[in-house]
RNA sequence: ACUUGAAAAGGCAAACUCUGCGAAAGCGGGGGACGCAAAGUCACUGAUCUAAAGGGAUCAUUCCCAAUGAUAGCAGGACUGCCAGGU
Numbered sequence: 001a002c003u004u005g006a007a008a009a010g011g012c013a014a015a016c017u018c019u020g021c022g023a024a025a026g027c028g029g030g031g032g033a034c035g036c037a038a039a040g041u042c043a044c045u046g047a048u049c050u051a052a053a054g055g056g057a058u059c060a061u062u063c064c065c066a067a068u069g070a071u072a073g074c075a076g077g078a079c080u081g082c083c084a085g086g087u
Base pairs, nucleotide, nucleotide: 001087002086003085004084005083011036012035016031017030018029019028020027021026034073040079041078042077044076045075046074047071048070049069054065055064056063057062
C1' cells in the first nucleotide's frame, strides 16, 4: 500500500421505557440491547416520513399540493478512522 472480518481488545446502540425539545416526522439525555466492521462525519443523488409557514378545494368538518423540516440504522456517493488476519 492492497485486501479480508474468524477470534480478541475497545467502540456504537434498535424496540421498549423515563425525561426534555418539536406542529409533526423526529431529535437530545438516562435506562436498555435488536443488531452493526464504519451503526464515524456530510442531505450531494435517489427513496421514504412529516406538513408548521405558504397555496388550492369545501358552507363547514375536513381534504389536496407543498420542505425550507426529518431519516447517515433505506440505498448510492464523498471524506476520515480503530483492532486483528493475509499478501